[in-house]
RNA sequence: UCCGGCGUGGCGCAAUGGUAGCGCGGGUGCCUGUUAAGCAUUAGGUUGUAGGUUCGAAUCCUACCGCCGGAG
Numbered sequence: 001u002c003c004g005g006c007g008u009g010g011c012g013c014a015a016u017g018g019u020a021g022c023g024c025g026g027g028u029g030c031c032u033g034u035u036a037a038g039c040a041u042u043a044g045g046u047u048g049u050a051g052g053u054u055c056g057a058a059u060c061c062u063a064c065c066g067c068c069g070g071a072g
Base pairs, nucleotide, nucleotide: 001071002070003069004068005067006066007065010024011023012022013021018055026042027041028040029039030038048064049063050062051061052060
């Protein structure tokens, strides 16, 4: 320098153009002599950044940033 993959709650991951969800973790309550386990409930995301396409974008296109891998 070139090519490919990835980037989504605190963490691990879904969502293949039509209301962003699941598990773990966190808060509160119940249960228990207490803790753990269990049960119920709840908060937390402008989907890496900036543009474009579209009635509509996490999803498609472009550039950039970061991480991983490959080629020279």
About this RNA:
Predicted 3D model of a 72-nucleotide RNA (transfer RNA) from a Patescibacteria group bacterium. Model confidence (mean pLDDT): 81 of 100. It matches the Rfam family "tRNA". Rfam classes the family as a transfer RNA.